[in-house]
Molecule: c-di-GMP-I riboswitch aptamer
Organism: Candidatus Bipolaricaulota bacterium
RNA sequence: CUCUGCAAAGGGCAAACCCAUCGCGAGGUGGGGGCGCAAAGCUCCGGGUCUCCCGCAGACGGCCGAGCUACCAGA
Numbered sequence: 001c002u003c004u005g006c007a008a009a010g011g012g013c014a015a016a017c018c019c020a021u022c023g024c025g026a027g028g029u030g031g032g033g034g035c036g037c038a039a040a041g042c043u044c045c046g047g048g049u050c051u052c053c054c055g056c057a058g059a060c061g062g063c064c065g066a067g068c069u070a071c072c073a074g075a
Base pairs, nucleotide, nucleotide: 002075003074004073005072012037013036017032018031019030020029021028022027035062041068042067043066045065046064047063048060049059050058051057
């Protein structure tokens, strides 16, 4: 540096739901909570789904793909 990821070690993230809050809304943020995740870290670049005040608008990165970055172990 590349590839792989069962297991191990340190760990990490955090579904549904509840409370508070922001938003017209999809949904976001904080706390609780754990369904799960080897990139469930980041990016709307392509597809897809969803929302609306239907726009060259918005949301979803834990829908799929792609790109970039990363701990440990092995080759």